This is a predicted structure of a 678-nucleotide part of an RNA (large-subunit ribosomal RNA, domain II) from Candidatus Vidania fulgoroideorum. NCBI's taxonomy places the organism under Bacteria, Pseudomonadati, Pseudomonadota, Betaproteobacteria, Candidatus Vidania. The coordinates come from a structure-prediction model, not an experiment, and the mean pLDDT is 82. Its Rfam family is "Bacterial large subunit ribosomal RNA". Its family is annotated with structural constituent of ribosome and ribosome in the Gene Ontology.
Context: one part of a larger RNA
Formats: sequence, C1' cells, structure tokens
RNA sequence: GUCAGUGACUUACAUUCAAUAGCAAGCUUAACUUUUUAUAGGCAGGCGUAGUGAAAGCAAACCUGAAAGGGUGUAUAAGUUUUUGGAUGUAGACCCGAAACCAGACGAUCUAUCCAUGAUCAGGAUGAAAAUUUAGUAAAAUAUUUUGGAGGUCCGAACCCACUAACGUUGAAAAGUUAGGGGAUGAAUUGUGGAUAGGAGUGAAAGGCUAAUCAAGUCUGGAGAUAGCUGGUUCUCUUCGAAAACUAUUUAGGUAGUGCCUUGUUUUCUUCUUUCUAGGGGUAGAGCACUGUAAUGUUUAUUGGGUUUAAUACUACUUAAUCAUAGCAAACUUCGAAUACUAGAAAAGAAAUGUAACAGGAGACAGACAUUGGGUGAUAACGUCCAAUGUCGAGAGGGAAACAACCCAGAUCAUAAGAUAAGGUCCUUAAAUAUUAACUAAGUGCUAGCAACGAUGUGAAUAAACUAUGACAAUUAGGAGGUUGGCUUAGAAGCAGCUAUCCUUUAAAGAAAGCGUAACAGCUCACUAAUCGAGUUUUUUUGCGCGGAAGAUGUACGGGGCUAAGUUAAUUACCGAAGCUAUGAAUGUUUUUUUUAAACAUGGUAGAAGAGCGUUCCGUAUGUUGUUGAAGAUUUAAUUUGAGUUAGAUUGGAGAUAUCGGAAGUGAGAAUGCUGAC
Repeated sequence: GUCAGUGACUUACAUUCAAUAGCAAGCUUAACUUUUUAUAGGCAGGCGUAGUGAAAGCAAACCUGAAAGGGUGUAUAAGUUUUUGGAUGUAGACCCGAAACCAGACGAUCUAUCCAUGAUCAGGAUGAAAAUUUAGUAAAAUAUUUUGGAGGUCCGAACCCACUAACGUUGAAAAGUUAGGGGAUGAAUUGUGGAUAGGAGUGAAAGGCUAAUCAAGUCUGGAGAUAGCUGGUUCUCUUCGAAAACUAUUUAGGUAGUGCCUUGUUUUCUUCUUUCUAGGGGUAGAGCACUGUAAUGUUUAUUGGGUUUAAUACUACUUAAUCAUAGCAAACUUCGAAUACUAGAAAAGAAAUGUAACAGGAGACAGACAUUGGGUGAUAACGUCCAAUGUCGAGAGGGAAACAACCCAGAUCAUAAGAUAAGGUCCUUAAAUAUUAACUAAGUGCUAGCAACGAUGUGAAUAAACUAUGACAAUUAGGAGGUUGGCUUAGAAGCAGCUAUCCUUUAAAGAAAGCGUAACAGCUCACUAAUCGAGUUUUUUUGCGCGGAAGAUGUACGGGGCUAAGUUAAUUACCGAAGCUAUGAAUGUUUUUUUUAAACAUGGUAGAAGAGCGUUCCGUAUGUUGUUGAAGAUUUAAUUUGAGUUAGAUUGGAGAUAUCGGAAGUGAGAAUGCUGAC
C1' cells in the first nucleotide's frame, strides 16, 4: 500500500412540543399485593377545574395606595394518562486523541555517592629527604663522595578514558569500528557484599544520573480525567433551502438573543414593478455670502529702515483693513440636483410554493472577487475597512487557449430533432478562404497592457503663400568697384577684436551667412540672369503605423500559419449551450366538475421536512420450502426513479423462511483508525 473483517448519535430518568389512543370537568395511579396474570387489586400522590398577595389571608377578584389611579386576573373556559417521534437537561452521553494531576506499590543486577572486604598496575627514566665519605668551620654553615629510593614525577603496555578524522547511519552495534589521542602509584582502576528513591535520592553541578525511560522513574488504580481544539461519523429517493450580519461576551477560530432557512397551525392579507401625487434632506455639482486657506495689484492706516529736507517725499520691510481680478475645502455654504427613502392614489402587470402571527427544529456569526461611491495605504497590492449591486460560496452547461468570483445562461429524465445567446465561421475546430468601401507594410496586428519625447513613414481634412509675366529643385554663368572702410595689431585685406555699416556700377552682388590663410590667396552662401517646364512650400487637426521597448525551462497571436486569415465602417448568411422550442416520461404544488385534466414548478453545501430499501433476531411458524439439493460463493439475464428485487447456470452440501407485525450491537472509503493476510 491493497484486500477481508471490525469501527461512531446509545441507554436511564426528568422536562417540553407534535402525532397517536383512551376517558373527559375531570384524567391517572406509584410502591406494593394476589393467583384466575387480568381492561385485576392498590386512590397515598400528581396534573387540571381561579386568581391574587412577600405572607396571614381574601376570592371573580386580589394586591398596592390617603385618594385618584396602577399591577396581575375573570369575562373570551380542556384537560389528563399511555405509546411513538423531535429537542433539551443530568449522567462518559456520537467515536478516537493529550500534555498533565492525585493515590498506592515496585525498582540502585544500569548508573550517582557512600560503607565493608578483597584484587590489579610489563618495562624503562629521573634521583627529593635522610644517612654516609672527604674537604671545611671555634662550632655551624657550606662544598663533595657513596648509599638511599621520594613524587596527585617522566616515557610507555595491561587497565581506564573518549580529544581528532574517516567509515558506519533500513549499522556488525538502539552509540560501534579503524587510525591516531589522554591518564597509567593515584582525587587510580576493579571484584564481591551492603546503604540511600520519586518532589525523594545521589550529584568535583551537566538539570547530570536513579534498569535503552528523567525540569520529577516505572507499574496499577482514580479513569471513559478534561479537550470552546484536530480528525472521523456507514443505505436510497423526494420538497424547501441559508449564513459568513447586528448586539453582548476575560469576547474575538467559542457562545447567546435578533436577522436570514425549514416544518406545522391559524378568525394574517398583503408584497413587488411601472405611472402619478405629496414629503423631508444638504450628498454630487457649484459657489466664496460665513468659517478658514491662499495668488497678484490698488488704496488707507501701522511698525521698522535708511536717504533727504525748511516742511515733505521715497521704500524689494512688518501687520491689518478696503477695493479689483483669479482660486481651494471631509470636519466652509448665499445655492443645489439625479437617484434613494417615506406616505398616499388609480390603473395595468407579476408573485399565490407568497406575506403576517404563534409553536417545534436548525444551521450560521473566518467570507471571496467584480463594478460603483468612499476611508486607509503611495488615487501601491489577489492589501485593508465600510456602503450599494452582482456572481462564487451552495451553480453544472457555452465563451474567454487553460482560468471559483468576467461575458452568455440557471442542469427533473430521455432523444442521430429544430431555431438561438455570448462568442465565432483558412487548418487544428462546428460554421463565410462571404460581400462592399477604405486604411496598415510595421508580421504592426491576428483576445490583457506601456509613457514623456523624437522623426520628410503614410492616408484624410484644414488654413495660407508662391506659380506659364515660369514657381520649388537641379544645371550653367555672374556674385563687382571706391576698399586692404576706420581703429587696433607683428599682421587684421568681408570673415581675432572694437566701431561704423555708406556710396557707386549694375540683371544682381552684405563694408559680408559659412569654410579657409601667418596675413593675403582660394571655395561656397545671400542676391541675379539663363536653361528647364508644373506644380511647389508651409500651418493646424486627425486615422493607421516607426523608434523609445530589458527576464528568467523553449520561439510563443493557444499552435499551424496569415499581407489578410490584420484594422475601420457597413451588409447578408451560417455555426454555436444542459437556456428556448418539439416529442415522450416521472415527481411536486395549486385550481377544478373529484376523475381526469389544466397551469406552474422540480441546480443545490450547512440545514429543516417527507417517503422508502436492505441487514440481524422474535412472533406469525406443529405453517411454507429443502439431498429431485437450503444457506453461502461465482456468474449471466431481466427489471425498478433509487436503495434494490426476481429468475437461470455452475459450485456448495443442510438448513432456509414468504406475508403482516415487533425489537435493534442495522448499512463504511476515508478517523497518520483497529485486527489479520499478502
């Protein structure tokens, strides 16, 4: 991991509601008793028939109050007992699951420390004290020789330890192996026997160790501890169908009341849309009249400053006010919508499975995204917090390549059916290689998306100017003289710089727009003529394109590919869904002549309600069935909306059981479920 078996809403008592059966202003026994075990006896007790008051008590009233009045009642009257079911409470209370807490026992053959009694430590090195020899001294000291054999001394086996590395890591081993390493006469190591224990021991102290277990051992018991937490919770069909909000909470992942769902009852009858009428408002917008804010200027006053004067006057100063112009505001308003909301009216339409009250049962109180209006954030976030609507949640189908929340559309079932929605029609891929007119040349684009800025890309429009008295471009020719203007300067001659910028000849030609020279020279330009012969130059707006343009597995419109199969405008066909229609079938609700029919409905999580299937056992059953083959197993066929049922065949070899009822250890795929097999 698979398969088989097993595995979770139970039981008792009480309360409450519904159904059920009996009796009914009454209903009913409990313990217990008896033997004819029954619809028996047993009337203690309970509930109801009257309330009110704290109570005594009084009573259709009572209580309170001085009274007025007020509160609870009557008048409007059905209960009670059994059985079944729903729910709640008390119990383990649907099942499994802690870490822990307490009590009593058992442990020191592991290990910690201690006690008693034993054992062990190859070999080598060093050479303390003391004694001794000689020297030495007044005597000592001191030096020296020999002997000696001290030490938590040195090197190094056994022995003990465990510093490093590799290996090992389903190991040879639940801590090791290999190679090195440390101690090795000591606070050494070790045998045997003994002592100390669970909030206790022991500890050269690491919260270490106390039998592979230690921030409180192990075993048994309290015990099914508790778990607002996680996981799991087993057959079918039908009807309806949520919420993720408010308020409160030692409350925030829990719970309660309300809202939202469901079932029942009833002397509930409205609700929604459209139109109209009547309302209140202070949002959007707008505005500056207030409150603030704020730009420019004028005028007046004021503070400061300096200049100046006889006085004055002036000002890049300060503050305040006036006027003019132009602004800003969630906590500004002289104004002020659309919607929305409230109420009413009439008509039409829709709902009738609706609405209201009461009673039983819930679930839910983590919401998500999209669009719109806002707060917060950075006018960031698949961010966060409100409001409104939708979808998802609990919603399948078609489209968007794929894609809960986007677009279309709400799946009762069946079908070689039809017409459509969104979206599509070259191939992939169902349907146009459709039609008309344009644009794009960038593979732009072909289903998200990118700026400022730049550019003789190109289409359309617009406004001007020049132009056959010849435009624009090109080509040819000219582009001169006074003059090298004056000044400056080594030089300055159109062209370093300063200054002036005239006149003449001309078709035209600047005291020169740009290269160039040391300075000249030289080459162009402006300007003019000729040649040529038809449009040229510019402004503004706009369509489609270009650059700007960098991303992570692999090109990348889904792909192929396309010059339309791209884009714009228009047209006609077709395809396209579980939507609609058609035909047939089932179920529910309502209406109705009560028997058919008609209309409408039938997605669905949590959840409420209804109807069923099957399993085991009991009665039915002294029945039925079975060796002419039961149950079980394997398999085939038929059949029901489904759980399922029925029949046949093979195997099997002795029990099984219809029907109608009753009772439950009653249905498994999940719980890192449990047991077994492989």